[in-house]
Context: one part of a larger RNA
RNA sequence: CCCGCAGCUGGACGGAAAGACCCCGGAACCUUUACUACAGCCUGAUAUUGGCGCCUGAUUUGUCAUGUAGAGGAUAGGCAGGAGGCUAUGAAGCAGGGACGCUAGUCUCUGUGGAGCCAACCUUGGAAUACUGCCCUUGUCAUGUUAAGCGUCUAACCUGCGACCGUGAAUCCGGUCGAGGGACAGUGUUUGGUGGGUAGUUUAACUGGGGCGGUUGCCUCCCAAAAUGUAACGGAGGCGCGCGAAGGUGCUCUCAGAACGGUUGGCAAUCGUUCGUAGAGUGUAUUGGCACAAGAGCGCUUGACUGCGAGACCGACGGGUCAAGCAGAUGCGAAAGCAGGCCAAAGUGAUCCGGCGAUUCUGUGUGGAAGGGUCGUCGCUCAACGGAUAAAAGGUACUCUGGGGAUAACAGGCUGAUCGCAUCCAAGAGUUCACAUCGACGAUGCGGUUUGGCACCUCGAUGUCGGCUCAUCGCAUCCUGGGGGUGUACAAGCUCCCAAGGGUUUGGCUGUUCGCCAAUUAAAGCGAUACGUGAGCUGGGUUCAGAACGUCGUGAGACAGUUCGGUCCCUAUCUACUGUGGG
Numbered sequence: 001c002c003c004g005c006a007g008c009u010g011g012a013c014g015g016a017a018a019g020a021c022c023c024c025g026g027a028a029c030c031u032u033u034a035c036u037a038c039a040g041c042c043u044g045a046u047a048u049u050g051g052c053g054c055c056u057g058a059u060u061u062g063u064c065a066u067g068u069a070g071a072g073g074a075u076a077g078g079c080a081g082g083a084g085g086c087u088a089u090g091a092a093g094c095a096g097g098g099a100c101g102c103u104a105g106u107c108u109c110u111g112u113g114g115a116g117c118c119a120a121c122c123u124u125g126g127a128a129u130a131c132u133g134c135c136c137u138u139g140u141c142a143u144g145u146u147a148a149g150c151g152u153c154u155a156a157c158c159u160g161c162g163a164c165c166g167u168g169a170a171u172c173c174g175g176u177c178g179a180g181g182g183a184c185a186g187u188g189u190u191u192g193g194u195g196g197g198u199a200g201u202u203u204a205a206c207u208g209g210g211g212c213g214g215u216u217g218c219c220u221c222c223c224a225a226a227a228u229g230u231a232a233c234g235g236a237g238g239c240g241c242g243c244g245a246a247g248g249u250g251c252u253c254u255c256a257g258a259a260c261g262g263u264u265g266g267c268a269a270u271c272g273u274u275c276g277u278a279g280a281g282u283g284u285a286u287u288g289g290c291a292c293a294a295g296a297g298c299g300c301u302u303g304a305c306u307g308c309g310a311g312a313c314c315g316a317c318g319g320g321u322c323a324a325g326c327a328g329a330u331g332c333g334a335a336a337g338c339a340g341g342c343c344a345a346a347g348u349g350a351u352c353c354g355g356c357g358a359u360u361c362u363g364u365g366u367g368g369a370a371g372g373g374u375c376g377u378c379g380c381u382c383a384a385c386g387g388a389u390a391a392a393a394g395g396u397a398c399u400c401u402g403g404g405g406a407u408a409a410c411a412g413g414c415u416g417a418u419c420g421c422a423u424c425c426a427a428g429a430g431u432u433c434a435c436a437u438c439g440a441c442g443a444u445g446c447g448g449u450u451u452g453g454c455a456c457c458u459c460g461a462u463g464u465c466g467g468c469u470c471a472u473c474g475c476a477u478c479c480u481g482g483g484g485g486u487g488u489a490c491a492a493g494c495u496c497c498c499a500a501g502g503g504u505u506u507g508g509c510u511g512u513u514c515g516c517c518a519a520u521u522a523a524a525g526c527g528a529u530a531c532g533u534g535a536g537c538u539g540g541g542u543u544c545a546g547a548a549c550g551u552c553g554u555g556a557g558a559c560a561g562u563u564c565g566g567u568c569c570c571u572a573u574c575u576a577c578u579g580u581g582g583g
Base pairs, nucleotide, nucleotide: 001583002582003581004580005579006578007577010575011574012573014570015569022404023403024402025401026400027399028396029395030394031393034201035200036199037198038197040194041193042192044190045189046188047187048186050153051152052151053150054149056147057146058145059144061142062141064139065138067136077135078134079133080132081131084118085117086116093112094111095110096109097108098107099106100105157181158180159179161178162177163176164175165174166173204216205215206214213233217239218238219237220236221235222234240385241283242342243341247301248300249299250298251297252296253295255279257275258274259273260272261271281290282289284347286345287344288343305328306327307326308325311322312321313320314319317386330339331338332337353379354378355377356376357375358374359373361372362371411458412456413454414453415452417451419447420446421445422444423443424442428438429437465540466538467537468536470532471529472528473527474526475525478503479502480501481498482497483496484495485494486493505519506518507517508516509515546564547563548562549561550559551558552557
């Protein structure tokens, strides 16, 4: 060096299972004061469903009554006709009773009585309830219709009550007779409610993983790299309006502030002089403008118009922006002219659906109408603001599926803020003396053991804490060894340099690493090795399914809160290593 045999498992990111964690898409179950339905339940109406009585309403027709504003013989409902009407079929008056009532009277019944009573007259807008007709208000009575309530009846309907019969056994069914209930109940149709009982679904995205938080449209500035444009969970602020004057036009004016002067009057009120490019003001943020004013004041006004619009700018598009000029009508101005809102840039919402106004449009045989169209206008924090629906929240550790190392948790990598170590400077402490020793404020490195940041291999799987076993390495050395300094007398120390050969304990508590404690020791080092080592062991912790407590939640459930319980597979092909044999 080659080939074996027996072993052992460090590696082959070993095998097994298209990761159960996490995220994204989908699903399934579960919950509820998510949404919408449906069953169920309650309820009104109506049909099945009929008779009678009482009572209370509504209404038709008829009778009878009923009607004081003021002035006025007085309790004048309205209009019309009208000069006479009522009375022995019993007038006035009187007595008694009843009804109404504004307390003045009106109407009526009975008795008596025995012949009159009333009307045009004066007042009034209106003339006699003298008489007749048609009505109004309120009411009585009658009749018809109708509604509710109460009571009652029996014939619908009901009886899982009795007897008899079909029928021999039979508590079914049917029939007959009776009993009980009874127009209720039950049932059909329909109205309103209730309704996780059941069902179908929804429950956003961005995101230095996801969740929590924040944000989502528009305006202004910076970032933005001197055209435009330009991202981030980059840095700062605003808007979701206001104004009939704060618009138009003509004319006029100049601000803030300072100094000086001046009654009350003061730092600061109003007044005067001078200076005053803007340091003011501009409805509202910021930026850019603006004194020739876009700022301030006064007069007159409505162009904050209708129909258009050459030509341009921005945007993928939807769409947004500027705009001379023409026609009509108008305001201001002597006129030239200016005016289609406001110094400009925010103050917003597509489409559908519907409302309102207008309309020489359409009009289902024709004429109309309904409906529709067109023009104008209105209704969205559709704010997740290019708006999925008119209409929607949650749980899953009982979970499932498709995917992802496009994206988290372990480990590695990069980084090194944090961490550890070292160095520089030396204020100071050290009685004196910066540097025996310690070292502020600061500065510079190194390391890659902490907590992090990033998300680069791995989600068709790289098993995760601690212990056991077995270790290998580094040195920033715990002991042992050699040395320098000392605030080293000695002893014991402190500090620095060299040094990794060897060594570096046993117990109690805790799942613990760590730590505390006990007893030793020369010493009881710090780290790296996938926080070494689960195809070597364990499985106490963490991290499935069961259960409980506390807390949170209406609930399903949840909790780096606690608690009891809880399946750890692999026969070694290669390589590595150990032992051994042959060539």